[in-house]
Parts: sequence; structure tokens; C1' cells
RNA sequence: GGAGUGGGCCAGACGACCGCUGCGGAGCAAUCCGGAGAGGAAAGUCCGGGCUCCACAGGGCAAGGCGCCGGCUAACAGCCGGGAGGCGUGAGCCUACGGAAAGUGCCACAGAAAAUAUACCGCCAAAGCGCACAAGCGCCGGUAAGGGUGAAAAGGUGCGGUAAGAGCGCACCGCAUUUUCGGUAACGGAAAUGGCAGGGAAAACCCCGCCCGGAGCAAGACCAAAUAGGCGUGCGAUACCGUGGCCCACGGUGCACGCGGGUAGGUUGCUGGAGCCUGUGCGUAAGUGCAGGCCUAGAGGAAUGGUCGUCCACGACAGAACCCGGCUUAUCGGCUCACUCCAAAU
Repeated sequence: GGAGUGGGCCAGACGACCGCUGCGGAGCAAUCCGGAGAGGAAAGUCCGGGCUCCACAGGGCAAGGCGCCGGCUAACAGCCGGGAGGCGUGAGCCUACGGAAAGUGCCACAGAAAAUAUACCGCCAAAGCGCACAAGCGCCGGUAAGGGUGAAAAGGUGCGGUAAGAGCGCACCGCAUUUUCGGUAACGGAAAUGGCAGGGAAAACCCCGCCCGGAGCAAGACCAAAUAGGCGUGCGAUACCGUGGCCCACGGUGCACGCGGGUAGGUUGCUGGAGCCUGUGCGUAAGUGCAGGCCUAGAGGAAUGGUCGUCCACGACAGAACCCGGCUUAUCGGCUCACUCCAAAU
């Protein structure tokens, strides 16, 4: 100098004026003064929790979700650290990463065979039988090394061995089992033993382990008209109507007072919180403890805007609606820290 990897931060700046929405103060009021007013994603509403109401003795099934190990957390499908596998020269990145030896099913085309193994082209023909004097040929057979098919073919490479071959034997590698060492664990190292168990796929059903009640701030709570209706008490009338053949009885019809539910409307929930900043202790970290400081939108047709001036690198994606922790997606440009690779010079 070039190319990259991982993390963090900013999101036009300053000033003036005019508006908009809450809050505080002054004022009888009109109004005036002061101060505050979107984001890193406020978004998608995809996870997790708080909060609220409903349901619920306890337990189970079903359905759904999650799935290497350890930790963090209110919780998580999140984060941190680690392991294994894959990719990259590397910094680093990616992973639905439990079980195929419980069972059932599937594996197109090609191919002999797609899972009880098998034999198309091949290789051999030692042993046995037949023919032949014999070489040899044929039969009965042996084999899976080589070729071929396929995404995938029953350990790999080499040496020995053999008629040809084959874990048939051996060495190394892989694998399985046992032991042992390290690690909380996932897992890793070593040794011994076994010649090899028998393919893939669980993002097929399924099995195993863990988690899980439903609805959502238009949740819910409080105050409470008018009209209509309800309940209770008292009064009046024992009149009328209904049931009934009739009496009794029962129900209804009047007035007054009281009560309660609910509608319109209003208030609340509503923003001080798993809060933010700084310092510090513990921890590799995520995080957590302590101390100090700070208050930072809260509407209900729903505010957060406009104009002008100066400057620059000429300004992206985008707008809160109960709150919080995440994930994902969108995003003009710029700053910064750590690290890697390449080239050159010293």
C1' cells in the first nucleotide's frame, strides 16, 4: 500500500421565528411564563415474560414447541463459554447437532443388487466328475480384486497369501467394546481386545427427554345520566284480568320510597421501570452485587411540524399507542477498536 474478518458508535450541525401535545407556575378569565416531546430499528408481530380477566383439587392423555454440553436470565426458539462436524491460506464463519441396534414405511432413473444381500461384464478352474495320451475342453463350481450403474454398493491403503480371490493373515488408518487418564459435562487422549458389527433418510410416521391452561390494554377497574326494564318494603284496593267447573289459592295490573345491574358519557389502567448513566467488586464472558447520580413522550382523530440564515461529507431506512427482554427484516454515508492474509521497503 492492497484485500479482508469480527465488534462498537453516529444517524446532518448551529441559531432565530411561527405552530402542535402533555406537565409545572401565575392569573377571575382571556392569556402569559418555564421546561419536556420517537428509533436503532418505534417496523414484522415471529418467540419469551410482566400485568389483567376467565378457568382450574391432584394427576394424566391429546395437540404444540424445543433437542450436543455447561452457564446467564423473570423467561426464551435469546445470549455467553465450550465440544463435535463442515467451509476458508488465515482472522474467522456456518450447523433442526437426541435416537435408524423398538417398530412400520420410503430410497425416482440407472443398475446384478438400494438391504434376509447379490452377480451384468469379468477373474479362476486348485479339488470332484466326464472327454482326451497330453496340452486342454466341458460340467459341478469358486470369487467379488478389476470394469460398469448410481447421490449412495456391506471398512480404506499397502504387503503377504491364493487356482483366482477374500480381514483369509499382518501393518497403519477408520470402527466397535472394555479399561484407564484429563474434563462439572459434551467430549478428548492412551492402552488392550475384536477382524467389522452391516447403507441413507427421523425437514417420513415414530420413540426418548424437557417445556406448556385460555384470552388479551378494544385486557380490566371505578364513577355514573336519560329512557325502558328488574328486585325489595310500605300504602291503597279487595276492584279488574288470567289459571280454574266454583270457593280458597296463586300470578298480574296502581302509587310512594329504597336498592342494584347495565348503556351513553367520564375517570383510570398509562408509563418510576427486570429503567438509564458513572464508578467499583466478582466472573474468561453473557451477567450479577454495591455506591453515587438522573427522570427520559404518554395521545385518544391521536402531538413531535414549518419557514429563514450559516456551514458541511448535501442527509438512508423509517413514526411510539400497556410495558419489558430478544430475534428477524430495512437502512445514504461516516467514525472507531482489535485481528488476518498478500506485496514491497527498512

This is a predicted structure of a 346-nucleotide RNA (Bacterial RNase P class A) from Acidithiobacillus sp. The gene name in the source record is rnpB. Taxonomically the source falls in Acidithiobacillus (Bacteria, Pseudomonadati, Pseudomonadota, Acidithiobacillales).